RNAcentral holds the sequence, with entries from ENA. The RNA shown here (Bacterial RNase P class A) has 370 nucleotides and comes from a Burkholderiales bacterium. Of the family's consensus pairs, 94% are formed in the model. The coordinates come from a structure-prediction model, not an experiment, and the mean pLDDT is 77. It is recorded under the gene name rnpB. Lineage of the source: Bacteria > Pseudomonadati > Pseudomonadota > Betaproteobacteria > Burkholderiales.
RNA sequence: GAAGCUGGCUGGGCAGUCGCUGCAUGACUUUUCGCUCGUGCAGAGGAAAGUCCGGGCUCCGCAGAGCAGGAUGCCGGCUAACGGCCGGGCGCCGUGAGGCGACGGAAAGUGCAACAGAGAGCAGUCUGCCUAAGUCUCGGAAACGAGACCGGCGAUGGUGAAACGGUGGAGUAAGAGCCCACCGCGGACCUGGCAACAGGUGCGGCAUGGCAAACCCCAUCCGGAGCAAGGCCAAAUAGGGGAGCGAUAGCGUGGCUCGCGCUGCUCCCGGGUCGGCUGCUAGAGCCGCCGGGCGACCGGCGGCCAAGAUGAAUGACUGCCCAAGGGGUACGCCCCCGGACAGAACCCGGCUUACAGGCCAGCUUCACUU
Numbered sequence: 001g002a003a004g005c006u007g008g009c010u011g012g013g014c015a016g017u018c019g020c021u022g023c024a025u026g027a028c029u030u031u032u033c034g035c036u037c038g039u040g041c042a043g044a045g046g047a048a049a050g051u052c053c054g055g056g057c058u059c060c061g062c063a064g065a066g067c068a069g070g071a072u073g074c075c076g077g078c079u080a081a082c083g084g085c086c087g088g089g090c091g092c093c094g095u096g097a098g099g100c101g102a103c104g105g106a107a108a109g110u111g112c113a114a115c116a117g118a119g120a121g122c123a124g125u126c127u128g129c130c131u132a133a134g135u136c137u138c139g140g141a142a143a144c145g146a147g148a149c150c151g152g153c154g155a156u157g158g159u160g161a162a163a164c165g166g167u168g169g170a171g172u173a174a175g176a177g178c179c180c181a182c183c184g185c186g187g188a189c190c191u192g193g194c195a196a197c198a199g200g201u202g203c204g205g206c207a208u209g210g211c212a213a214a215c216c217c218c219a220u221c222c223g224g225a226g227c228a229a230g231g232c233c234a235a236a237u238a239g240g241g242g243a244g245c246g247a248u249a250g251c252g253u254g255g256c257u258c259g260c261g262c263u264g265c266u267c268c269c270g271g272g273u274c275g276g277c278u279g280c281u282a283g284a285g286c287c288g289c290c291g292g293g294c295g296a297c298c299g300g301c302g303g304c305c306a307a308g309a310u311g312a313a314u315g316a317c318u319g320c321c322c323a324a325g326g327g328g329u330a331c332g333c334c335c336c337c338g339g340a341c342a343g344a345a346c347c348c349g350g351c352u353u354a355c356a357g358g359c360c361a362g363c364u365u366c367a368c369u370u
Stems, first nucleotide, its partner, number of pairs: 001366010012321007020043008045341001049352002052350005057226004069222005074088005089103001090101004104217002109215002111211002126157001128153003134149006165183005184206001185204002188201005230278004240269006249263005285304008322339001325336004
């Protein structure tokens, strides 16, 4: 210098004018409430998003056990908890810094494997190799040779993602874990490690191919609904309950009478609806310093309070500056355009997704110079 890897930060700035929401305060108004006006202060994010996980909080309720269902799945740790994070192991990828991994069980059972291929699970002679043994025929005196039958063989070629351990040797008629060495695999022991696991020693001749983001098995976890939760106040109208008054009136029941029920007015009570208040923003909070830990994180001390809307505020305009983009250039600069993704809705911890541009730190590889 070039090309990269990892982690973190930022997300236009300043000034002015006019608005919106909340709080405080003053004036007007009838004290309060409310309305209006003035002044002061505060007013979106790193993701506020998707609503995918986990928790707080609230109500139903008491969730003990079992079934069903769902989620998770190497080991250790962190945490309120997690499917999150940190550290480690193993496998794969990369020259490397690093990246990725649902990474328990396939000797419990069931199931699946397109196309190609002879054959896809305790398989299979398509191309092939062999006639040692047995039978027959021919030749031959015989040994033996040739051919046929009966067979033997998973070694070669070919198909496939995968063909029933791999390489080499010994062996054989030809072959084969049939035998041997190494590797793989399985289980035993020793050493290191909390563990996952790693290394070593000796044994077993291979039995046990793959797929569990197929059913399934094993282990762990999960009660349900959600701030439109929940609580309080509470109108008109209609309806409900109770008491009293009035009339002994009308209607219904019935052939008639009694009886029973309904219809009126006043007062009281309680529930729901419209509406309002609350929940509501001081919390697993933020910042700084110190200490412990490789780290996630934890502890101590000090300081700070930082949106709370509800058809839903947080905006618009002007000027200057700073990036980015386009055009011109006499290389001094000038002109135009214009600010990424996106916007709180009970709160918090994560994950995922979107994002113009800028900045910082550590590390890797290559080339060159000293």